Molecule: c-di-GMP-I riboswitch aptamer
Organism: Nitrospirota bacterium
RNA sequence: UUUCCGAAGGGGUAACCCCCGGGUGACCGGGGGGCGCAAAGCUGCGGAUCCUUUAAGUAUGCGUAAAGGACAGCCGGGUUGCCGAA
Numbered sequence: 001u002u003u004c005c006g007a008a009g010g011g012g013u014a015a016c017c018c019c020c021g022g023g024u025g026a027c028c029g030g031g032g033g034g035c036g037c038a039a040a041g042c043u044g045c046g047g048a049u050c051c052u053u054u055a056a057g058u059a060u061g062c063g064u065a066a067a068g069g070a071c072a073g074c075c076g077g078g079u080u081g082c083c084g085a086a
Base pairs, nucleotide, nucleotide: 005084006083012037013036017032018031019030020029021028022027035073041079042078043077045076046075047074049070050069051068052067053066054065055064057062
């Protein structure tokens, strides 16, 4: 120095919910507030889930297909990173 790992110390972040605002919607932003998180930093590349629109089918409930979108605290991948005990 690097990898694995996660004691200590210093910190970081912020779930559910509430208020305000944006969006058809999934959801997003700000404030409060802490469930948790050693990558719960970043990234829509793959999958899952969710939303909108269209199409044919239909038992009129819907599922299916396609297009567009959401989601990183659903999983995986990529990438960056604080500290240094066993």